[in-house]
Context: one part of a larger RNA
RNA sequence: GCCUGCGAGUUAGUGGCAUGUCGCGAGGUUAACCCGUGUGGGGUAGUCGUAGCGAAAGCGAGUCCGAAUAGGGCGCAUGUAGUGGCAUGUUCUAGACCCGAAGCGGAGUGAUCUACCCAUGGCCAGGGUGAAGCGAUGGUAAGACGUCGUGGAGGCCCGAACCCACUUAGGUUGAAAACUGAGGGGAUGAGUUGUGGGUAGGGGUGAAAGGCCAAUCAAACUCCGUGAUAGCUGGUUCUCCCCGAAAUGCAUUUAGGUGCAGCGUCGCGUGUUUCUCACCGGAGGUAGAGCUACUGGAUGGUCUAGGGGGCCCACAAGCUUACCGAAAUCAGCCAAACUCCGAAUGCCGGUGAGUGAGAGCGCGGCAGUGAGACUGCGGGGGAUAAGCUUCGUAGUCGAGAGGGAAACAGCCCAGAUCGCCGGCUAAGGCCCCUAAGCGUGUACUAAGUGGAAAAGGAUGUGGGAUCGCUGAGACAACCAGGAGGUUGGCUUAGAAGCAGCCACCCUUGAAAGAGUGCGUAAUAGCUCACUGGUCAAGUGGUUCUGCGCCGACAAUGUAGCGGGGCUCAAGUACACCGCCGAAGCCGCGGCACUCACACAACACCCAUUCGUUCCUGCGGGAACGUGUGCAGUGGUGUGGGUGGGUAGGGGAGCGUCGUGCAGCCGUGGAAGCGCCGGAGUGAUCCAGGUGUGGAGGCUGCGCGAGUGAGAAUGCAGGC
Numbered sequence: 001g002c003c004u005g006c007g008a009g010u011u012a013g014u015g016g017c018a019u020g021u022c023g024c025g026a027g028g029u030u031a032a033c034c035c036g037u038g039u040g041g042g043g044u045a046g047u048c049g050u051a052g053c054g055a056a057a058g059c060g061a062g063u064c065c066g067a068a069u070a071g072g073g074c075g076c077a078u079g080u081a082g083u084g085g086c087a088u089g090u091u092c093u094a095g096a097c098c099c100g101a102a103g104c105g106g107a108g109u110g111a112u113c114u115a116c117c118c119a120u121g122g123c124c125a126g127g128g129u130g131a132a133g134c135g136a137u138g139g140u141a142a143g144a145c146g147u148c149g150u151g152g153a154g155g156c157c158c159g160a161a162c163c164c165a166c167u168u169a170g171g172u173u174g175a176a177a178a179c180u181g182a183g184g185g186g187a188u189g190a191g192u193u194g195u196g197g198g199u200a201g202g203g204g205u206g207a208a209a210g211g212c213c214a215a216u217c218a219a220a221c222u223c224c225g226u227g228a229u230a231g232c233u234g235g236u237u238c239u240c241c242c243c244g245a246a247a248u249g250c251a252u253u254u255a256g257g258u259g260c261a262g263c264g265u266c267g268c269g270u271g272u273u274u275c276u277c278a279c280c281g282g283a284g285g286u287a288g289a290g291c292u293a294c295u296g297g298a299u300g301g302u303c304u305a306g307g308g309g310g311c312c313c314a315c316a317a318g319c320u321u322a323c324c325g326a327a328a329u330c331a332g333c334c335a336a337a338c339u340c341c342g343a344a345u346g347c348c349g350g351u352g353a354g355u356g357a358g359a360g361c362g363c364g365g366c367a368g369u370g371a372g373a374c375u376g377c378g379g380g381g382g383a384u385a386a387g388c389u390u391c392g393u394a395g396u397c398g399a400g401a402g403g404g405a406a407a408c409a410g411c412c413c414a415g416a417u418c419g420c421c422g423g424c425u426a427a428g429g430c431c432c433c434u435a436a437g438c439g440u441g442u443a444c445u446a447a448g449u450g451g452a453a454a455a456g457g458a459u460g461u462g463g464g465a466u467c468g469c470u471g472a473g474a475c476a477a478c479c480a481g482g483a484g485g486u487u488g489g490c491u492u493a494g495a496a497g498c499a500g501c502c503a504c505c506c507u508u509g510a511a512a513g514a515g516u517g518c519g520u521a522a523u524a525g526c527u528c529a530c531u532g533g534u535c536a537a538g539u540g541g542u543u544c545u546g547c548g549c550c551g552a553c554a555a556u557g558u559a560g561c562g563g564g565g566c567u568c569a570a571g572u573a574c575a576c577c578g579c580c581g582a583a584g585c586c587g588c589g590g591c592a593c594u595c596a597c598a599c600a601a602c603a604c605c606c607a608u609u610c611g612u613u614c615c616u617g618c619g620g621g622a623a624c625g626u627g628u629g630c631a632g633u634g635g636u637g638u639g640g641g642u643g644g645g646u647a648g649g650g651g652a653g654c655g656u657c658g659u660g661c662a663g664c665c666g667u668g669g670a671a672g673c674g675c676c677g678g679a680g681u682g683a684u685c686c687a688g689g690u691g692u693g694g695a696g697g698c699u700g701c702g703c704g705a706g707u708g709a710g711a712a713u714g715c716a717g718g719c
Stems, first nucleotide, its partner, number of pairs: 001719006011094003015091010027048003033042003052059002062074004097235002100232001104225006115199009124189001126158003129154001133150006162186003166183005201217001203213003238653006248261005262369002264366007273359001275354008288341001289339002295335003299331004306324002308321004372397010402413003417590004422586003428580003431564003437577001439576006450566001456550002460547010477534005483507003488502003513528001517526002591643009603633001606629003610625006654708001656705010672692005677686003
């Protein structure tokens, strides 16, 4: 890992509430217990209801507050309904759907591992160094001291056994739940080791690491309290049908929990009150706009009080100002906490119409939700950042499948009851992959723009507007002229059109600047403006606009159209005609739910007529058959509507085991198991067939549960 089996809402209470049903009914009902074995008979304590009000004493159809006969609160009166059992839903108390802690307490068991201690024993090859002391000798006055021997000290040295565990490699489902190899440290000592003994859990022991105390230690292990508790995680087993949420508000030692409300469902009641549209009547201060209409902000001008500077001045005054500048005024602006103004929507009320829908509202049973996400629009925070955050509003996802967007919860289209090898459309598409147009017409684009991007830049190119020049010849090109006063004056070493400053005239002429640029040391030289000629018909400027260009750099491989490929568009704009395209819509058929109408021949229930049988306490009762009536349920038919669905609510069923009643099957072969076939919307079923098997099993109506497995790092076994 797979297979098989096991594995989770149970039980109790004269508990609470509700619904259904049954009994009795202004009443209902017993509990303990007794007699006793009959689903029996007793038992009236108690309890619920029949009366309330008050904190209470208490009073009572009233009572309480009150001085009150006032007033008010809660009641009565409105022809009343309860109570007991059973079942179901839910809740309370209990382990309370199941599994799961770390832990807390109690009583015990452990020092055969290990820590330390006690007692008594063992062990340490070999080699080296050579302390004290001692002797000899030298030396001294005597010493001290020196030298040579002897000697054999040391938590001394090297190094086996022994002890340790520093490095590295391997091992890492190991040979091993700590090892192996190669090296390493200590190795007469605070050494190491055998045997016996001691210290025990908030305790021991510790050359101290929170270390060790039996592979367990910031409080051992075993059993018990114990099914501790777990607002947390995981899991929770058959089917079909109807409806269908929330991720919000307030509060919370509250924020991943909970209470109340909101939103769901089911029942009862009400019966259009809901919703939409039109009209009418309202409230309002948003968007916008505006501001000599306020409060503030803020730019420039005019004007000037005042201040500063200058002149003048004994003081006072006066004059002046390229300074600052209130107020006023002119012009142009800004504002969530400005408003002289002021919409559209939305909101409230009324009237009318439409809709008649899983509309609205009230009461009650049962919930879930209270982490939301993105997109569009209106805002706040942030950086007018974020797949950011926080509100409002609408949508979708959540809980929504289908088609489109290559792929893609939240975007676009559209809401899946089932079947069909039928049709029409939506979004989006129609060259090939790939269903359908290389569709039609007129333009544009040359950039593969399309098929990513800004400020900024540019004789790209199409269209419009406007202003110039132009057969009295423009624009471009070519030929020629482009002069004189004059080297204008100043400045300067020089300054002659052309370093710089000032001025910028006159003449001749077709035209020619006191000079547009290059150039020189300065001249010179080249050129331009301007003019004539040749040529011959358009040529320039500004502006608006369509589509393009540059700006444009990233890591595996083109890689910023899904691909091929496309400019003879399959690109872009406008207009048009077709087609494709979904679980949408239509067609045909089936199922379910719901509403309306009709039927009632049939079944059940209630009431009742007649007949038969049985019982009898003679009143009557029970069963069966038959006729009639009322209402309801089931049923049948027709028509309309509806049927996506998580949490969740409601309804109807299937199956397993046991059991009661009734009826059946079985050695002429029960159950179980295998295969084949059939039926049902499904859980499932077959008293269909066949093989195996060898003794029990099935059907109908009820009852009762240890009642359904794929998940819980589930448990056990097998492989």
Molecule: large-subunit ribosomal RNA, domain II
Organism: Rhodococcus pyridinivorans